[in-house]
Molecule: transfer RNA
Organism: Bacteroidales bacterium
RNA sequence: GGUCCUGUAGCUCAGCGGUUAGAGCAGCGGACUCAUAAUCCGUGGGUCGCAGGUUCAAAUCCUGCCAGGACCA
Numbered sequence: 001g002g003u004c005c006u007g008u009a010g011c012u013c014a015g016c017g018g019u020u021a022g023a024g025c026a027g028c029g030g031a032c033u034c035a036u037a038a039u040c041c042g043u044g045g046g047u048c049g050c051a052g053g054u055u056c057a058a059a060u061c062c063u064g065c066c067a068g069g070a071c072c073a
Stems, first nucleotide, its partner, number of pairs: 001072007010025004018056001027043005049065005
């Protein structure tokens, strides 16, 4: 330098044009306990990597860029 993959909550990921952007873990509050852990209930948290384009409508499709990874040279 070329090709491909990934980028969504603090972490691991799902969601592949429209319903409200979600799950688990973590955090916070509560119940239980002498207390802690475990368990149960509740709850907050997101410019969907950045910019532009297509569309009535984009996390999702297209282009460029950025970051990480794999392979080739």